Context: one part of a larger RNA
C1' cells in the first nucleotide's frame, strides 16, 4: 500500500450488479424438495347419458367424463448439498487398453410367427392398537415362460493376410447356442354376420454393425510437513494354475519359490485443479463465489435391482440418539429449499412463480421440478448518483483566539434569483414476445388411393411469476439525506483551558511529576466521505 465470504465501534439517503453459517459433517418441529404415462393391462368409487323391462319407485346391457390405488414402463444413479474422511493413480498433465461397458440419441441391416401357464388389484375369511400380514379364490397385459425363424452375433475348427510377445481383422462350415410385443390414427376396393382381416401412417419391440456422447481399467511425470519415525512387508514379491469381473491384475484362491520396498514404514497436516490475492517480477499466501474432476449422506457393514449404484429423501444388519405403543412390537434421519435450537466475533425470507432456460414422463394435451427465475433482508463487496445552483459584507448574531488594536470560522449564514437529479406525495402512459401449442391453406415426399403420417412456407388465435415493475411525461416542493479519523516525529493538520507520573494515552520511538501543539473538553484545520476509523489474515 493493496486484498478479504470478514467481524467490532460511531454514523447511514437512492441505485445497479455481486455476495452472505468460514465455527458444531452438532440435534432438528413443520411445509416443500422425483415424478410420470389410460396410446401397456385389468379394477374399485362417482358424475352424466342410456337401449331396454316395469303402473311406478326404480332396476340397468353399453357409452362418454373424472377420481384411486394397483400390475407394467421409463425415470428415481441426473438435478441440488457440503469437504468429514483421503498424501492416493485422489488431482493436474501427457499417453496406453492386441484387456472393456454403454439405456436413451443418431446412420446402416435384417425381423417382430405362432403358444402356455401365473399373479397383484379384487372378492371371501382371519390375525394386530397400529406398522402391516397371511389363508382361499378370480382375472389382464409391452408382466413371465416353453416352440420357430437366424439377416446377423458369439463358440468351436479350417484357412488367408497382417502384427508390437499374448494376438488382430476377414473368409468358410451348412457344427452348437441366442431374439421379439404390442399399442394408436386413417381407408376406396377386396373378404368377413360381427369385432375386424387386409392396406398405409405414426409410437412401440427384438437381432446385429458403427458412430456421438458417457464412464471402468492401466502408465510417466507432477502436487505438503516431521529423521525428535529407519527400517519396513506374509497374499507380502514373482511363477503356474483356477475363480472371479463388462474388462488386465495376488482381485481372490491351491502350490512352488524367496521375494518386494527404502525417503520406505509411522507420524501430523490438507478435499485437488482452472483460477484467486499479492508483487515491477521472480516469488509468496490461498483454493469462497463461478467451472471441472474426487470423496461423503447420523456412524458402522453389506448387498439386491438396474445400461449405470453399493444408491442423500431405496433396501437389509448392528449401534447411538429421537419419537408412538394396548408393552407384543413399530417409525426417523436436512452435509437439499426456507425455518429452528445450540455452538460462535459471525452470515438472509418458514416469500413468488414454473412466464424464461435446462431436467424426468408423456404421440401430445400437460403434470412435476426448493434446479432455475425472480423479489426481499444485511453499507458485506464493488460502482454510480444525490444531500443543491448562481449571486450576497471591509464582514451581522454567536463561538473561539487575541498584544484589547484586532484575527479566525466566513461568501459560510441570512437574503434575492434559479434549478429539479434522488427521495416522499399525487395524476397519466408504459418495455422486454422469442420460442411452443392449435386452426384451416399452400408446397414436397414415399405408398394402389385418402380427409392419414412426416417435412416446409407464410397467416391467425392464447399465453409473464418478477409486475403496471424498469422506464417516459405532466404538475408541486430547497423542502427529506453527513459523518468519520487524525492533527509530538515517522505523517498533511495549532491554539486554549482542565489535569497535575493522577487521570489517561500509546503502531514504534515515546508523552503525563503546574504554563503538556502527546491525557481530557473546545475552537480551528488536515484526511477521507455514506462512510470512517479499529481489529483479523495474507502479499
Nucleotide at each position: 500500500g493493496a486484498a478479504c465470504g470478514a467481524a467490532c465501534g460511531c454514523u447511514g439517503g437512492c441505485a445497479g450488479c455481486g455476495u452472505g453459517g468460514a465455527u458444531u459433517a452438532g440435534g432438528c418441529a413443520u411445509g416443500c424438495a422425483a415424478g410420470u404415462c389410460g396410446a401397456g393391462c385389468g379394477g374399485g368409487c362417482g358424475g352424466c347419458c342410456g337401449a331396454g323391462a316395469g303402473c311406478a319407485a326404480u332396476c340397468g346391457a353399453g357409452g362418454c367424463c373424472g377420481c384411486c390405488a394397483g400390475c407394467g414402463g421409463c425415470g428415481g444413479a441426473a438435478g441440488g448439498g457440503c469437504g468429514a474422511g483421503g498424501a492416493g493413480c485422489g488431482c493436474g498433465u501427457g499417453g496406453g487398453c492386441a484387456a472393456c461397458c454403454u439405456g436413451c440419441c443418431c446412420g446402416c441391416g435384417g425381423g417382430g410367427c405362432g403358444g402356455g401357464g401365473a399373479u397383484a388389484a379384487c372378492g371371501c375369511c382371519g390375525g394386530g392398537a397400529a406398522a402391516c400380514c397371511g389363508g382361499c379364490g378370480c382375472u389382464a397385459a409391452u408382466a413371465c415362460c416353453g416352440g420357430a425363424u437366424g439377416u446377423g452375433g458369439c463358440g468351436c475348427g479350417g484357412c488367408g493376410c497382417c502384427g508390437c510377445a499374448u494376438g488382430g481383422c476377414g473368409c468358410c462350415g451348412c457344427c452348437g447356442c441366442c431374439a421379439a410385443a404390442g399399442g394408436g390414427g386413417g381407408g376406396g376396393a377386396c373378404c368377413g354376420c360381427g369385432a375386424g382381416g387386409c392396406c398405409c401412417c405414426c409410437c412401440c419391440c427384438c437381432c446385429g454393425c458403427g458412430g456421438a456422447g458417457g464412464g471402468g481399467c492401466c502408465c510417466g511425470c507432477g502436487c505438503a510437513c516431521c529423521a525428535u519415525c529407519a527400517g519396513c512387508u506374509a497374499g507380502a514379491c514373482g511363477g503356474c494354475g483356477g475363480g472371479g469381473u463388462g474388462a488386465c491384475g495376488g482381485c481372490c484362491c491351491a502350490c512352488c519359490g524367496u521375494g518386494g520396498c527404502u525417503u520406505a514404514c509411522g507420524g501430523u497436516u490438507a478435499g485437488c485443479c482452472g483460477g484467486u490475492c499479492u508483487g515491477a517480477g521472480a516469488g509468496g499466501a490461498c483454493g469462497a463465489c463461478c467451472g471441472g474432476c474426487c470423496g461423503c449422506a447420523c456412524u458402522g457393514g453389506g448387498a439386491c435391482u438396474g445400461a449405470g449404484a453399493c444408491a442423500c429423501u431405496g433396501c437389509c444388519c448392528a449401534g447411538a440418539c429421537u419419537c408412538c405403543u394396548a408393552c407384543g412390537g413399530g417409525a426417523g434421519g436436512c452435509u437439499g429449499c426456507a425455518g429452528u435450537c445450540g455452538a460462535g466475533g459471525a452470515u438472509c425470507a418458514u416469500u413468488c412463480g414454473c412466464a424464461a432456460u435446462g431436467g424426468g414422463g408423456g404421440a401430445a394435451a400437460c403434470c412435476c421440478u426448493g434446479a432455475c427465475g425472480a423479489u426481499g433482508c444485511g453499507a458485506c463487496g464493488c460502482u454510480g448518483c444525490g444531500u443543491g445552483g448562481a449571486g450576497g459584507a471591509u464582514g451581522g448574531a454567536g463561538g473561539c483566539c487575541c498584544c484589547c488594536g484586532g484575527g479566525c470560522c466566513g461568501u459560510a449564514a441570512a437574503c434575492u434569483c434559479c434549478u429539479g437529479u434522488c427521495g416522499u406525495g399525487g395524476g397519466g402512459g408504459g418495455c422486454g414476445a422469442g420460442a411452443c401449442g392449435c386452426c384451416g391453406g399452400c408446397g414436397c415426399g414415399g405408398a394402389c388411393a385418402a380427409u392419414g403420417c412426416g417435412c416446409g412456407c407464410g397467416g391467425c388465435g392464447c399465453g409473464g411469476a418478477c409486475g403496471g415493475u424498469a422506464c417516459c411525461c405532466c404538475a408541486a416542493g430547497a423542502g427529506g439525506a453527513a459523518g468519520c479519523c487524525a492533527c509530538g516525529g515517522c505523517u498533511a493538520a495549532c491554539u486554549c483551558u482542565g489535569u497535575g507520573c493522577c487521570a489517561g494515552c500509546a503502531g514504534c520511538c515515546g508523552c503525563g511529576g503546574u504554563a503538556a501543539u502527546a491525557c481530557a473538553g473546545a475552537g480551528g484545520u488536515g484526511g477521507c466521505g455514506a462512510g470512517c476509523g479499529u481489529u483479523g489474515u495474507u502479499c
Molecule: small-subunit ribosomal RNA, 5' domain
Organism: uncultured Kiritimatiellaceae bacterium